[in-house]
Molecule: RNase P RNA; transfer RNA
Organism: Marmoricola sp.
RNA sequence: UGGGCUGGCCGGGCGACCGCGACGUCGCGAGACGUCGAGGAAGGUCCGGGCUCCACAGGACGAGGUGGUGGGUAACGCCCACCCGGGGUGACCCGCGGGAUCAGUGCCACAGAGAACAGACCGCCUCCGCCUCCGGGCGGGGGUAAGGGUGAAACGGUGGUGCAAGAGACCACCAGCGCGACGGGCGACCGUCGUGGCUAGGCAAACCCCACCUGGAGCAAGACCAGACAGCGAGCGUUCGAGGGUGGUCCGCCCGAGCUCGCGGGUAGGUCGCUGGAGGUUGUCGGCAACGGCAGCCGUAGAUGGAUGGUCGCCAACCGUGCCGUCGCGAGGCGGUACGGCGAACAGAACCCGGCCUAUGAGCCAGCCCAUCCG
RNA sequence: GCCUCGCUGGCGCAGCGGUAGCGCACUCGAACCUAAAUCGAGGGGUCGUCAGUUCGAAUCUGACGCGAGGCAC
Numbered sequence: 001u002g003g004g005c006u007g008g009c010c011g012g013g014c015g016a017c018c019g020c021g022a023c024g025u026c027g028c029g030a031g032a033c034g035u036c037g038a039g040g041a042a043g044g045u046c047c048g049g050g051c052u053c054c055a056c057a058g059g060a061c062g063a064g065g066u067g068g069u070g071g072g073u074a075a076c077g078c079c080c081a082c083c084c085g086g087g088g089u090g091a092c093c094c095g096c097g098g099g100a101u102c103a104g105u106g107c108c109a110c111a112g113a114g115a116a117c118a119g120a121c122c123g124c125c126u127c128c129g130c131c132u133c134c135g136g137g138c139g140g141g142g143g144u145a146a147g148g149g150u151g152a153a154a155c156g157g158u159g160g161u162g163c164a165a166g167a168g169a170c171c172a173c174c175a176g177c178g179c180g181a182c183g184g185g186c187g188a189c190c191g192u193c194g195u196g197g198c199u200a201g202g203c204a205a206a207c208c209c210c211a212c213c214u215g216g217a218g219c220a221a222g223a224c225c226a227g228a229c230a231g232c233g234a235g236c237g238u239u240c241g242a243g244g245g246u247g248g249u250c251c252g253c254c255c256g257a258g259c260u261c262g263c264g265g266g267u268a269g270g271u272c273g274c275u276g277g278a279g280g281u282u283g284u285c286g287g288c289a290a291c292g293g294c295a296g297c298c299g300u301a302g303a304u305g306g307a308u309g310g311u312c313g314c315c316a317a318c319c320g321u322g323c324c325g326u327c328g329c330g331a332g333g334c335g336g337u338a339c340g341g342c343g344a345a346c347a348g349a350a351c352c353c354g355g356c357c358u359a360u361g362a363g364c365c366a367g368c369c370c371a372u373c374c375g
Numbered sequence: 376g377c378c379u380c381g382c383u384g385g386c387g388c389a390g391c392g393g394u395a396g397c398g399c400a401c402u403c404g405a406a407c408c409u410a411a412a413u414c415g416a417g418g419g420g421u422c423g424u425c426a427g428u429u430c431g432a433a434u435c436u437g438a439c440g441c442g443a444g445g446c447a448c
Stems, first nucleotide, its partner, number of pairs: 001371009012315007020037007039346001043357002046355005051218004058251004063214005068082005083097001084095004098209002104207002106203003121148002123144009156174006175199001177196008222272004231263006243255003266448002279298008318341010376446007385399004393430001401417005423439005
């Protein structure tokens, strides 16, 4: 200098004019003045909680979710650290990462002889019969999983012994599996040694098994006030209990005189819930970290057709080019100045938090890796 | 704001691990004097998008996009 990896930052500032919402003060009123007024994602609604109502939440089955280990947290499917596996030259990244011998079931299309305790198509070897141009050929029986070929996958690898040819049949080494001992670690797991049988296919984001978690609904929850209307028909039921809370079923508990269906009619207004909360920030201490303890400081939207905006000017910041200065042996770096460009994207609270994911402009900062150039 | 579903040829739908089909529509042909109906043949799809699991994904899982429906007294 070029390329890359990881983590983080910003989401413009000032002024003028016009405009909007909430609250407060003044005013009979119209209104005036003052203060405050979106986000890093307010978004998707994918998880987890608070809060509210229903037994302050019960039992059994079912259903759903999570899935290495240890920690953090109110909790989580989130975060941190580590382990294992995979990828990359590397910084580093990715993983829904329990169980497929010792619970059981199922699936593995096509191709291929054979697809799960498999398999003789070609090949190799041998026996018998026939033929022969004596090289062998054809037919039949048997042995063989070393070689070929198919496939995503063919029942350890290499070398040797052995054999008619072969084969863990046997041996050595290697890989891998089970068991045992020792050592390290809280643990997942790792290392060493011994030993066994010679070897075990994949799929659980297939059913399932194991461990753990989950009661249901959601601010249109829920509470109160005001106001309007018109009932009719059928069925079931009132202590031998319809129906509701209750979501899938049953039990239990509570309420319980109405409920369901069809036709018809009315209102769609207001108040509370509503914003101070697992809050933010600075310092310090503990911890590798996520995070936690203590102390100080701060006050920060609450609309309900839904406010927080628009125009203009100037300036930061950034980029490109030229010039000047300075540092360096050099490749080159740093600073100043002039001109030109850009001067903003995604998006907008609606009960409130913690996460995840997605969208997003011009850029900036720090650490690290690789390659190249110069000395 | 909250909840629940669905995306497969032009349209309506089936398929739910193993080469994607059906009906209507479209094109060509036969028959008919001609057209429709009828009969025969054919074309047309990267299964909404992107990842993951798997030997293999329309199908299983996740994220995103688009569309539809429901809610108060």